RNA sequence: CAAGCGGGCAACUAGGGUUCCGGUCCUCCGAGCGAAGCAAGGCUUCGGCAGGGGAUGUCUGGUCCGAGGGUUGCCGGCCUUGCUGGUGCAGGGUGACACGGCGGGACAAAAGCCCGGGAGAU
Repeated sequence: CAAGCGGGCAACUAGGGUUCCGGUCCUCCGAGCGAAGCAAGGCUUCGGCAGGGGAUGUCUGGUCCGAGGGUUGCCGGCCUUGCUGGUGCAGGGUGACACGGCGGGACAAAAGCCCGGGAGAU
């Protein structure tokens, strides 16, 4: 000076948007619903509850995505002690450090997700 390694999985959080649910607004409503009128049957009118459609994440939310540099747990690795005929078992320790764009990508979409312990900086 260069290269490699610096583990895996899961739960959660910071954060994120808008598929779905819900909220809000607009609109439709001949049948379901309510009211009124007429009345033999039922019909007519009004309403806009249920229901249909659209918009909206500058809608707190539920579903969903979600950290190398956030948290926790489990497994594995390494070191060590003891036990065991052997395979191994049990205990303890370790698990360090980590400033970081622009831009691009995926899913419905966005993001601390992925490119990326990248480029770069010290």

Model confidence (mean pLDDT): 80 of 100. A computed fold for a 122-nucleotide RNA from an uncultured Gammaproteobacteria bacterium, annotated as Guanidine-I riboswitch aptamer. The model forms 100% of the base pairs in the Rfam consensus.